The RNA shown here (Bacterial RNase P class A) has 383 nucleotides and comes from a soil metagenome.
Order: sequence, then structure tokens, then C1' cells
RNA sequence: GAGCCGGCCAGGUGGCCGCGGCACGGACCGCGCUGCGGGACCGCGUCGAGGAAGGUCGGGACUCCGCAGAGCAGGGUGCUGGCUAACGGCCAGUCGGGGCGACCCGCAGGACAGUGCCACAGAAAGGAAACCGCCGAUGGCGGGCCCCCGGGCCCGCACAGGUAAGGGUGAAAGGGUGCGGUAAGAGCGCACCAGCGGCGGGGGUGACCCCGUCGGCUCGGUAAACCCCACCCGGAGCAAGGCCAAGCGUGGGAGACGGGCUGCUCGCCCGGUCCUCGGAAGGGGACGCUCCCCAGGUAGGCCGCUCAGAUGGAUGGCCACCCAGGCUCUCCGCCUCUCAUCGAGGAGGGGAGCCGGACAGAAUCCCGCCUACAGGCCGGCUC
Repeated sequence: GAGCCGGCCAGGUGGCCGCGGCACGGACCGCGCUGCGGGACCGCGUCGAGGAAGGUCGGGACUCCGCAGAGCAGGGUGCUGGCUAACGGCCAGUCGGGGCGACCCGCAGGACAGUGCCACAGAAAGGAAACCGCCGAUGGCGGGCCCCCGGGCCCGCACAGGUAAGGGUGAAAGGGUGCGGUAAGAGCGCACCAGCGGCGGGGGUGACCCCGUCGGCUCGGUAAACCCCACCCGGAGCAAGGCCAAGCGUGGGAGACGGGCUGCUCGCCCGGUCCUCGGAAGGGGACGCUCCCCAGGUAGGCCGCUCAGAUGGAUGGCCACCCAGGCUCUCCGCCUCUCAUCGAGGAGGGGAGCCGGACAGAAUCCCGCCUACAGGCCGGCUC
């Protein structure tokens, strides 16, 4: 100088004004009045967002509904061991990939259970294929020579045919190098290397690793394609859910209520009162809901030990100074380039002015993950 990993902070102090919870005191109101209770009043004290409160992605607590058990369907997870209430989380390891390295990344079961697919290009895309090329031993055709007339030998053609060495296409063409072999070739044979599989031995809880030996076995990829295997999963969610409710609706009862029908009584009808039942009934109230005990602090009240509890949704605003940090101007000396001057560049110090602290804000609670984030601090490590 360039990096890697882990942890931490997320401006401070003071003044003024304001908001929410709790406690205390006062005023006011109510009552069954030496007291108790209330709230949209006042005063005072104290507490009052985060590392992500965010996305609402995974899991749990809690609540309601459902549920004999088992299976199917559907969904999720997917190397191994452990941690956890649980998880798709965390820790440690294995394997694979990247980096010189510190270290980082991985939706990492099964492709000889079966099926499907493999674009374009290419002849051929899977127990394959002959486009160019190579060969043409064998068969065929043409020619020549020999002959003991059965045939034999040679040359040519590239018709049948053979060939996966070479070229070409492609992400991928059925191991690699060499020798042998052959008409030319080919694991066709052999040696070595690589892979796969079987067997045996050793290490490890395990994933897996190491060693030996055998088999030419070399048979591609894809499961974020169907599928197979193993394990897990009932649904909805605090607008859960129960309580209280003015008013409304429904049904019923009483006669000591009122009104109408009538001259009066009975009777009937309507309204009111009382009772039962209903429900997203004012999207009203309060609960759920943020509590209790306890270390400790304080003279005490009280605060507080993972501890804000709003619902009209509080946790804020203004001013001053300071601390990081940035920009501009100016002064000072130093270093490098230059023979030198001028000039250019670099790091540093003093002064003045201006700017200035990101991402973002609880909403039932908890454990995680992911995403956003100015500037800065600390520790360890690598080249």
C1' cells in the first nucleotide's frame, strides 16, 4: 500500500416550549361522606424507539374453530453431527467451486426404478450417428499378366461395405497419452494416468477419507421436468378472542301506566315500562396490552434489574455552544520534477467563513432471516 474476518457507536451538553405512561399533591365532581371513587384540569417527580422498530419471509407463545384412528390428495424441507420451545435459523464438520493468501460461496438426497426433454448448429443428442476425410482386406465392376484352364497375381474405380484416428457443428459427440495391431481404424490388446463399480482392510458418532486388489466397466447432461426416497405440516389470526353496552329488531308477560274505538264496563288496537333472545349494534367503551417478585441505585419519594405502551396513534420543535466530518479562501515552512527562475504536483500545520450526523420510527409478545444505512472506532489476520 492492497485486502480478509469479527465486534461496537449511531452525536454531546445546556436553556425555553410541547406530547404520552406511572406515582404523589391540589382543585373540581359524585356517593352509602373522619372515607372511597372519577376524569379531556393544574403542579411536581420520573420513564419514554431501533440495530434494523422496516419487509411481513420462516418458526413459536397466545386465542378461536375443527379433530377417533389411518390413508390419499396438496404443500414444505433435503450432505453429516449437534444446539434450540421451534424453524427454511445457528455452531462445527464433509464434499464441490473461487482466491497467491487471510478467507469466501453453494435450493449439496436419488439420473443402473421408470418416463420425458436436450434450443440453434450439426450427418448424428444417447445403449447413437458416416457430412468431409481414411480404407476398400472381403464382395462387385473395368483392365493387364501368368496358367497344370479349376484358378492365381497386379493395377484402377469407389458400387456395396468398413471406419469415431483427423476435420467440421455444438454447452455437450460415449475417457487421456503411448506402444502394438489393422485394409483403415477402434479398450481391439497392453503399459501408465483419470473415473466408475465390486471385494477386503484401516480411520471417523457420521457425512466422508485413506490403502490394497479385481473388473476394460468408460452407460453424457437435466430432478428450481414429472417422478422416487426420507422427514414435517389441521385452518384462521390481536380487525384473534371474550366482557359491558345507548339505540334497533324479535318473542313474551303483568295491570297498579297513557292514548284511541265507546255514554259506561268488558274487550280489541297502539305506545311506554319490565323480562327473554339476536348481532361487525355507534366499526362505541374497557380487557387482551406490556405486569409481578428480586440484585442494585437513591437522603427519601421513587427508579430499576431483556421492562415505551400510544389508539385523536405520544416519544417532538426552536436556540446557543462543543465534538466527529466535508468544502472554499488565506498564511507558513518541507519534499519531488526542473541547471536555475517561473511553474506544476504531494503530504502537513495555523487562521477565517460556510455546510454539517445516515438508514429509518414501536402497535400482542418472543426467536430468527432478509433488506436499508452518512460517518467513525476497536481487535485479529493475509499478501

Its Rfam family is "Bacterial RNase P class A". From the family's description: Ribonuclease P (RNase P) is a ubiquitous endoribonuclease, found in archaea, bacteria and eukarya as well as chloroplasts and mitochondria. It is annotated as a ribozyme.
Of the family's consensus pairs, 82% are formed in the model.